[in-house]
Molecule: SAM riboswitch aptamer (S box leader)
Organism: Deltaproteobacteria bacterium
RNA sequence: UUCUUAUCAAGAGCGACCGAGGGACUGGCCCUGUGACGUCGCGGCAACCAGCCUUACGGCAAGGUGCCAAUUCCAGCGAGACCGCCUGCGGUUUCGCAAGAUAAGGA
Numbered sequence: 001u002u003c004u005u006a007u008c009a010a011g012a013g014c015g016a017c018c019g020a021g022g023g024a025c026u027g028g029c030c031c032u033g034u035g036a037c038g039u040c041g042c043g044g045c046a047a048c049c050a051g052c053c054u055u056a057c058g059g060c061a062a063g064g065u066g067c068c069a070a071u072u073c074c075a076g077c078g079a080g081a082c083c084g085c086c087u088g089c090g091g092u093u094u095c096g097c098a099a100g101a102u103a104a105g106g107a
Base pairs, nucleotide, nucleotide: 001107002106003105004104005103006102007101008100013042014041015040016039017038021031022030023029025076026075027074028073043068044067045066048064049063051060052059053058072099077096078095079094080093081092082091083090084089085088
């Protein structure tokens, strides 16, 4: 880098440094000099893997990862329902997919 599988409505922030962008992409919407993003320190959340107990369900437990604004912030593609105008659009909503993130395994 790529493939497969699983999960994504819950949860968890303070300080120091830096100094203008950030929330993957696009469109919205939002965060941000009351200092964002990032780095570091400390703190915390979480059971995917590993570990222990159990016949099993499950439980314990932060060792390896991961995470700590907003549902993955919302929508992007398709389908259904309802509504408005009138035949294709718009709005609301539900479901599925795609994309993305994380974990485990493979190439």